[in-house]
Molecule: c-di-GMP-I riboswitch aptamer
Organism: Ectobacillus ponti
RNA sequence: GUCUGAUAAAGGCAAACUUCACCGAAAGGGAAGGACGCAAAGCCAUGAGCCUAACCGCUGCUACGCAGCGUAUGGUCGUCAGGUUGCCGGG
Numbered sequence: 001g002u003c004u005g006a007u008a009a010a011g012g013c014a015a016a017c018u019u020c021a022c023c024g025a026a027a028g029g030g031a032a033g034g035a036c037g038c039a040a041a042g043c044c045a046u047g048a049g050c051c052u053a054a055c056c057g058c059u060g061c062u063a064c065g066c067a068g069c070g071u072a073u074g075g076u077c078g079u080c081a082g083g084u085u086g087c088c089g090g091g
Base pairs, nucleotide, nucleotide: 002091003090004089005088012038013037017033018032019031020030022029023028036078042084043083044082046081047080048079049076050075051074056070057069058068059067060066061065
């Protein structure tokens, strides 16, 4: 440097759930607690998937509002890829 992750060693992150007078229209995010798990479950929204539908558009109605449908510019890196950085062991 590269491939790899059996037994380790030192560590790391933190699902569900709970709490918050936090942010957000929501999805979701943040903080505290908590561990389901993770060899990148570190980081990046580049491709795809999935989630939400505020604004906007269309339609309808009991009509100046309400409902339905469509739609990311919103989100998800713990959905899959891709990029990038990294601990230790083994080949």